[in-house]
RNA sequence: GGGCGCAUAGCUCAGUUGGUUAGAGCGCCACCCUUACAAGGUGGAAGUCCAAGGUUCGAGUCCUUGUGCGCCCACCA
Numbered sequence: 001g002g003g004c005g006c007a008u009a010g011c012u013c014a015g016u017u018g019g020u021u022a023g024a025g026c027g028c029c030a031c032c033c034u035u036a037c038a039a040g041g042u043g044g045a046a047g048u049c050c051a052a053g054g055u056u057c058g059a060g061u062c063c064u065u066g067u068g069c070g071c072c073c074a075c076c077a
Base pairs, nucleotide, nucleotide: 001073002072003071004070005069006068007067010026011025012024013023019057028044029043030042031041032040050066051065052064053063054062
């Protein structure tokens, strides 16, 4: 230098052909249960989906650029 993949809740990840409210598990908080702890049960909080722009009536999803991470190839001496 070239190519490919990934970026969504604190963490690990789903998200279908672009379409009604963005979800799960773990974790966290409250309550129940227990003498107490763990396990278990019920409820709750937590996101504008990496950034900017574009297409569209409508974008997490499509396009462009950038950033970060990972993999492969090439180059240099």

Notes
The RNA shown here (transfer RNA) has 77 nucleotides and comes from a Bryobacteraceae bacterium. Its Rfam family is "tRNA". By type it is a transfer RNA. The sequence is in RNAcentral, with records from ENA and MGnify. The coordinates come from a structure-prediction model, not an experiment, and the mean pLDDT is 80.